[in-house]
Model confidence (mean pLDDT): 84 of 100. A computed fold for a 480-nucleotide part of an RNA from an uncultured bacterium, annotated as small-subunit ribosomal RNA, 3' major domain. Its Rfam family is "Bacterial small subunit ribosomal RNA". Its family is annotated with structural constituent of ribosome and ribosome in the Gene Ontology.
Context: one part of a larger RNA
RNA sequence: UGACGGGGACCCGCACAAGCGGUGGAGUAUGUGGCUUAAUUCGAUGCAACGCGAAGAACCUUACCCAGGCUUGACAUGCUCGUCAUACCCUCCCGAAAAGGAGGGGUCGGUUCGGCCGGACGAUGCACAGGUGCUGCAUGGCUGUCGUCAGCUCGUGUCGUGAGAUAUUUGGUUAAGUCCAGCAACGAGCGCAACCCCUGUGAACUGUUGCCAGCACGUAAAGGUGGGGACUCUGUUCAGACCGCCGGUAUCAAACCGGAGGAAGGUGGGGACGACGUCAAGUCAGUAUGGCCCUUACGCCUGGGGCUGCACACGUACUACAAUGCCCAGUACAAUGAGAACCGAGACCGCGAGGUGGAGGAAAUCUGUAAAACUGGGCUCAGUUCGGAUUGGAGGCUGCAACUCGCCUCCAUGAAGCCGGAAUCGCUAGUAAUGGCUCAUCAGCAACGGAGCCGUGAAUACGUUCCCGGGUCUUGCACU
Numbered sequence: 001u002g003a004c005g006g007g008g009a010c011c012c013g014c015a016c017a018a019g020c021g022g023u024g025g026a027g028u029a030u031g032u033g034g035c036u037u038a039a040u041u042c043g044a045u046g047c048a049a050c051g052c053g054a055a056g057a058a059c060c061u062u063a064c065c066c067a068g069g070c071u072u073g074a075c076a077u078g079c080u081c082g083u084c085a086u087a088c089c090c091u092c093c094c095g096a097a098a099a100g101g102a103g104g105g106g107u108c109g110g111u112u113c114g115g116c117c118g119g120a121c122g123a124u125g126c127a128c129a130g131g132u133g134c135u136g137c138a139u140g141g142c143u144g145u146c147g148u149c150a151g152c153u154c155g156u157g158u159c160g161u162g163a164g165a166u167a168u169u170u171g172g173u174u175a176a177g178u179c180c181a182g183c184a185a186c187g188a189g190c191g192c193a194a195c196c197c198c199u200g201u202g203a204a205c206u207g208u209u210g211c212c213a214g215c216a217c218g219u220a221a222a223g224g225u226g227g228g229g230a231c232u233c234u235g236u237u238c239a240g241a242c243c244g245c246c247g248g249u250a251u252c253a254a255a256c257c258g259g260a261g262g263a264a265g266g267u268g269g270g271g272a273c274g275a276c277g278u279c280a281a282g283u284c285a286g287u288a289u290g291g292c293c294c295u296u297a298c299g300c301c302u303g304g305g306g307c308u309g310c311a312c313a314c315g316u317a318c319u320a321c322a323a324u325g326c327c328c329a330g331u332a333c334a335a336u337g338a339g340a341a342c343c344g345a346g347a348c349c350g351c352g353a354g355g356u357g358g359a360g361g362a363a364a365u366c367u368g369u370a371a372a373a374c375u376g377g378g379c380u381c382a383g384u385u386c387g388g389a390u391u392g393g394a395g396g397c398u399g400c401a402a403c404u405c406g407c408c409u410c411c412a413u414g415a416a417g418c419c420g421g422a423a424u425c426g427c428u429a430g431u432a433a434u435g436g437c438u439c440a441u442c443a444g445c446a447a448c449g450g451a452g453c454c455g456u457g458a459a460u461a462c463g464u465u466c467c468c469g470g471g472u473c474u475u476g477c478a479c480u
Stems, first nucleotide, its partner, number of pairs: 002479001004476002007474007015464002019427005026319008034310002042053002064305007073128001077127003080123005088105006108118003130294002133292003139288001141283003144279001146277001151190006157166003170181003196271004201239005207233001211228002215226003242265001245259005321420001325379006338367002342361002347356003386417001391412007433456007
């Protein structure tokens, strides 16, 4: 100087408290440990691993296992030789396929005509290819974390023999090392804030595919048509918020409290943005890369299996246990976003999943029932008209192929579960809770996951004693 303390002072954070909803009990989904296995590929392991890499494991993927094969190789460049049948396509045998063997079709361009140039294929050998093999404790890059915490430093000066100190401490104030005042310090940098994006208000311009107030036409209904540039909206550019104004408090400094006006008020709300560093944190399996290792195999191809195994343990979710509910009928209102090997309307068939068919749409034009809510009816507290696991049967879809191992539908079946021990998590407002919708990946889908969108829409915060984490100052110290 730091780190540490079951030392102190001050301050902050959904840290506690006050509330609301969960997890821990049940069933299932999913990840992990363990066990098993020929293999159950590998990595991630307190917070910060465990719906994580994986935004899609039937084959492929695939890295694992078994079996069958290849050896200049599935892929790249160069040398040597051969063939010009350039390329390539088809058929047969064998085979699970790959591999191997046989036959047929097709039959290059340029040319100073030299197997000369280009290009392709084949063969042999060699240089080499190849390796998801090891080392993240050799590395780059990227990332997590403390933490969006308010800190971390530098130059000159001053003090100290020196390590260092000062500045950065102190008094106020702030979300903030934010600002003010003071001071042997004076300044500066990286951070904070602002500049960027979305959203909330208004104006101008812009009017098609969007809109429809007024005028006309028209319909069962409908911006459907003429037209319009008001409104919504699309999109661009501006304005607007700055403690600017008023009152109070204050060292009349920074600022704080209240008020007016305003769509918005004291950072308006949200996002992107992560200082010096810490954890030899994570990743050699995304890619790159040093070293080491394999080279008829630790490389490559193929078929099948496995990654989905199941006494058990844990994490994360979904569905419930019901009446603020469930079922039936009627009926209203979105936003984000996606679409060509795609989205697919009206119509018809089927109880349904779905099928037939193909209007329209490379889209503000076409495609799609929002659900909860609301209205009416039933159920009357029961393992039930709750709950839906499991199993049997019958089907549908994708795909060479659903046995291992897909999703969906219908009929039947109807398990556990009556609100969950110790313990533990999230959340302060358009938030929690709750309802549906869209998208990425994707043939299909194990999505109940993830990323977004809109609808309905709360309760509580006295306070900082305590638990956890953090910041500043100070003190002790056997550690540095």